[in-house]
Context: one part of a larger RNA
RNA sequence: AGACGGGGACUCGCACAAGCAGUGGAGCAUGCGGUUUAAUUCGAUGGUAAGCGAAACACCUCACCAAGGUUUGAAACUCUUACGAAAGUCCGAUGAAAGUUGGACCCUUCUAAUUUAUUAGAACGGAAGAGCAGGUGCUGCACGGUUGUCGUCAGCUCGUGGCUUGAGUUGUUCCUUUAAGUAGGUUAACGAGCGCAACCCCUAUCGUCUGUUACAAGUGUCAGACGAGACAGCCCGAUUUUUCGGGAGGAAGGUGGGGAUGACGUCAAAUCAGCGUGGCCCUUUGAUACCUUGGGCUACACGCAUGCUACAAUGGUCUGUACAAUGGGUCGCCAAGCCGUGAGGCGGAGCCAAUCCCAUCAAAACAGGCCUCAGUUCGGAUUGAAGGCUGAAAUUCGCCUUCAUGAAGUUGGAAUUGCUAGUAAUCGCGGAUCAGCACGCCGCGGUGAAUACGUUCUCGAGUCUUGUACU
Repeated sequence: AGACGGGGACUCGCACAAGCAGUGGAGCAUGCGGUUUAAUUCGAUGGUAAGCGAAACACCUCACCAAGGUUUGAAACUCUUACGAAAGUCCGAUGAAAGUUGGACCCUUCUAAUUUAUUAGAACGGAAGAGCAGGUGCUGCACGGUUGUCGUCAGCUCGUGGCUUGAGUUGUUCCUUUAAGUAGGUUAACGAGCGCAACCCCUAUCGUCUGUUACAAGUGUCAGACGAGACAGCCCGAUUUUUCGGGAGGAAGGUGGGGAUGACGUCAAAUCAGCGUGGCCCUUUGAUACCUUGGGCUACACGCAUGCUACAAUGGUCUGUACAAUGGGUCGCCAAGCCGUGAGGCGGAGCCAAUCCCAUCAAAACAGGCCUCAGUUCGGAUUGAAGGCUGAAAUUCGCCUUCAUGAAGUUGGAAUUGCUAGUAAUCGCGGAUCAGCACGCCGCGGUGAAUACGUUCUCGAGUCUUGUACU
């Protein structure tokens, strides 16, 4: 100087407390461990792995396994040699395919020279050979790049000067204040940098202008652009100053609400499998490269994590009546109409979209009927049958529909998670990925709470200080 303390003082955070809803018990989904397996590819492992890489595992993906095949190779560049049907197309044989083979058709294009069918050169093509390719093989403890975390915490440093034998220290301490090393005062310090804040984007109010595809025929919804507006500006009180408490006006008040933005560093944290890359390793007789078929990544005594659905009457079911926003669409979205109980099928209008479609765009909600506390008109697992869709292909191994079946489950031990407002809770909708497949993820709107006395305690963090057998 740090680090640590079941040392101290002060301060903060959904950290506790006060509340609300959960998890932990059940069934299912997904991931992980373990076990099994020919293989169950690899990575991620306290917080900071485990609905994570993966914004989609039937084939492909694919890296794993079994079997069959290729060896200048699936793709790339250069050189040498000989060649111009070897290639390709068609017809066979073999085969699961890849491939290996047999036959037929088929003698390439351009330029120049000329003897007009030859030569030379170039291109193209395959063959042989030489350099080489290739590797999701190893090392993230050789690296770049990127990322997590402490933490959007308020810190981390430098120049000159001062102090010290020196390591170092001061500045950055102290007092007040702030969300903030924010600001003010004081001060052997004076200044400065990276962070904080602001500048950027979205949103809440108003004005002006413009206006088709929006709207209804204009005091203007909506959309776009530009501008105004909030600054502790005004009033009262406290304060040396900074600033704090209250009030008015205002759409908005003390950072108005969100986002992007992550200092010096920590964990030899993560990633050589996104990519790049040093080193090592495998590749002349057949691979750790490449192609193919099939299987596997989906196994199942069990354990864990994250979710979904429930256990019901604030409910279930039937009928009727309302109200959104974000988005997406040409190999696409697909209207009207018809068929089917339904998934869906037929159909073909419109739309490259503020125009048409997904989509009458919603569901919770509201009104009425039934159910009357039961393993039930709760719950829907599981199983049987019959179908639909995508796709060469749905058995391993997809999603959906109808009929039947109707399991566990009566609110969950110890323990534990999230959340402070348009938030939690609850309700549906859209998108990426995608042929098909969403209870996950990323967004969107609808309905819409309770509680916070306070900082003793738990956890984490910051500043100062103290002790130390630690570095």